[in-house]
RNAcentral holds the full RNA, with entries from SILVA.
Small-subunit ribosomal RNA, central domain from a metagenome, 350 nucleotides, folded computationally.
It matches the Rfam family "Bacterial small subunit ribosomal RNA". Gene Ontology terms of the family: structural constituent of ribosome and ribosome.
The coordinates come from a structure-prediction model, not an experiment, and the mean pLDDT is 90.

Context: one part of a larger RNA
RNA sequence: CUGGGCGUAAAGCGCGUGUAGGCGGCUAUGCAAGUCGGGUGUGAAAGCCCUGGGCUCAACCGAGGAAGUGCACUCGAAACUGCAUAGCUCGAGUCCCGGAGAGGAUGGUGGAAUUCUGAGUGUAGAGGUGAAAUUCGUAGAUAUUCAGAGGAACACCGGUGGCGAAGGCGGCCAUCUGGACGGGUACUGACGCUGAGACGCGAAAGCGUGGGUAGCAAACAGGAUUAGAUACCCUGGUAGUCCACGCCGUAAACGAUGGGUGCUAGGUGUCGCGGGCUUUGACCCCUGCGGUGCCGUAGCUAACGCAUUAAGCACCCCGCCUGGGGAGUACGGCCGCAAGGCUAAAACUC
Numbered sequence: 001c002u003g004g005g006c007g008u009a010a011a012g013c014g015c016g017u018g019u020a021g022g023c024g025g026c027u028a029u030g031c032a033a034g035u036c037g038g039g040u041g042u043g044a045a046a047g048c049c050c051u052g053g054g055c056u057c058a059a060c061c062g063a064g065g066a067a068g069u070g071c072a073c074u075c076g077a078a079a080c081u082g083c084a085u086a087g088c089u090c091g092a093g094u095c096c097c098g099g100a101g102a103g104g105a106u107g108g109u110g111g112a113a114u115u116c117u118g119a120g121u122g123u124a125g126a127g128g129u130g131a132a133a134u135u136c137g138u139a140g141a142u143a144u145u146c147a148g149a150g151g152a153a154c155a156c157c158g159g160u161g162g163c164g165a166a167g168g169c170g171g172c173c174a175u176c177u178g179g180a181c182g183g184g185u186a187c188u189g190a191c192g193c194u195g196a197g198a199c200g201c202g203a204a205a206g207c208g209u210g211g212g213u214a215g216c217a218a219a220c221a222g223g224a225u226u227a228g229a230u231a232c233c234c235u236g237g238u239a240g241u242c243c244a245c246g247c248c249g250u251a252a253a254c255g256a257u258g259g260g261u262g263c264u265a266g267g268u269g270u271c272g273c274g275g276g277c278u279u280u281g282a283c284c285c286c287u288g289c290g291g292u293g294c295c296g297u298a299g300c301u302a303a304c305g306c307a308u309u310a311a312g313c314a315c316c317c318c319g320c321c322u323g324g325g326g327a328g329u330a331c332g333g334c335c336g337c338a339a340g341g342c343u344a345a346a347a348c349u350c
Stems, first nucleotide, its partner, number of pairs: 003322004007304002012318001014201004021194003025088007033081002035077008049065003053061002091191001092188003095184004103177007110154001115149007125136002162169002206247006215241002220236004258317006266295011299306002323350003332343004
């Protein structure tokens, strides 16, 4: 000496469930596989090291000895790991009570607004822009009143708020259903953590079949702008956006920060639940647990910053990185209806 790293420099799989494997709380007893010690055998010669010798010295050569991390057998030790047995309750889970929530699925339902249709009033403009024009309107538009149709989205509440593993989730009601949290401490007795493969979920766009289509709107058409304008602006407008079923499997899928456990000053806001105090008040104050923000100490960091929601101090498991370009490409394989996705180089070049 026996790598160093992954918030922003290259690097955390988009997220979960979980197989193998790795790792694993407290007590006692036993075994002795790992571990530690002793002994025996073996560990070729040469070489290295030591002693003394031969070439006038040395290099070199020859003799003897030592060493030889290793392996096997054997005798012991029992702290730690392992294995076996018996037990424990702090980890984990179950049970009972309680409230919070846009968590998920299905069905129903409400009002505002846009558009369209019918009817009434009413007359010459409306619309749009930087300014215009395309466009709509005397076959009566725009405006306004009433009625109707239909689709999509849910103003205010709304929050630095809540829920979910992530993607994500927002009118109201009902049914079915998942998880978390607080309180009790009754039960099980390590049943735990992680997780290669695998399996499932996974925004938007896109694809298939069928439906639906109000508004918006890729493509497309026209009007402008301009030197041009395959754009930005305007008038239209089809896929699509919506629903059902089936695919796709990607993203600045971001906290650009994998998961678990323990430890390490505080202050302040907020959400859920509890205890104390109290006019037995939902207030205030003190306090416990769980979330979510801001500020900040030690420490860390290249700096920025992070800082009990760590990027601090440690341990366990997984994933990943190793100069830029070529390239997340080619080839091959697997998947997909396709679009393409996953896996993933090299020559060459700086």